Description: The RNA shown here (transfer RNA) has 73 nucleotides and comes from Triparma laevis. It matches the Rfam family "tRNA". Its family is annotated with triplet codon-amino acid adaptor activity in the Gene Ontology. The coordinates come from a structure-prediction model, not an experiment, and the mean pLDDT is 81. Taxonomically the source falls in Triparma (Eukaryota, Stramenopiles, Ochrophyta, Bolidophyceae).
[in-house]
RNA sequence: AAGAGAAUGGCUCAAUUGGUAGAGCAGUGGUCUCCAAAGCCGAAGGUUAAGGGUUCGAGUCCCUUUUUUCUUG
Numbered sequence: 001a002a003g004a005g006a007a008u009g010g011c012u013c014a015a016u017u018g019g020u021a022g023a024g025c026a027g028u029g030g031u032c033u034c035c036a037a038a039g040c041c042g043a044a045g046g047u048u049a050a051g052g053g054u055u056c057g058a059g060u061c062c063c064u065u066u067u068u069u070c071u072u073g
Stems, first nucleotide, its partner, number of pairs: 001072007010025004019056001028042004049065005
C1' cells in the first nucleotide's frame, strides 16, 4: 500500500427476513448456614465505536470517519 473481518452492560458473547436489545460471568439485595463458601430467588446496569442517509420503523441496509485483528506484498 491492497484485500477481508471485528466494535453491543464491568468482562465474554448472542440478537433469525429490518419489527419490544438478551444470556453467562462479575458486582449487588434476599434466602440458606453458628459463620463463610457453594446452591436457590430477585433487582439494577446499554447514547449497539462516532457522524450522516434510507425507511412507518435500523444493532441489522447505504456513505464517511475512528480504533483494532488477520491475509498478501